[in-house]
RNA sequence: UAAAGCUCGGAAAAUCGUACUCAUAUAAUCUUGGGAAUACGGCCCAAAAGUUUCUACCGGAUAACCAUUGCAAUUGUCCGACUAUGAGUGUGAGCGACGUACUG
Numbered sequence: 001u002a003a004a005g006c007u008c009g010g011a012a013a014a015u016c017g018u019a020c021u022c023a024u025a026u027a028a029u030c031u032u033g034g035g036a037a038u039a040c041g042g043c044c045c046a047a048a049a050g051u052u053u054c055u056a057c058c059g060g061a062u063a064a065c066c067a068u069u070g071c072a073a074u075u076g077u078c079c080g081a082c083u084a085u086g087a088g089u090g091u092g093a094g095c096g097a098c099g100u101a102c103u104g
Base pairs, nucleotide, nucleotide: 004103005102008099009098015093016092017091018090019089020088021087022086023085024084025083026056029049031047032046033045034044035043041066042065050057058080059079060078061077062076063075064074
């Protein structure tokens, strides 16, 4: 002290996972058909629309309304998600320039 092997450490960036936050989509909305309940009720099923979009399209509270009690029809307000994509932050994994002990 070269190539090579191998020990330990290991920055940044990119990648992947994960948690949270934010943005976009969508208004957790709306149309149709069939069925159900009936003031102690107001739902269920299916199909369609809506998104440069997969999925979802509900729950609760409250105030009305239906007094022709029905083979009928609901309305307003408030609160609460998931999913897709993107961004940010934290965190983990992995990679790893390089450094380093040893062999050589």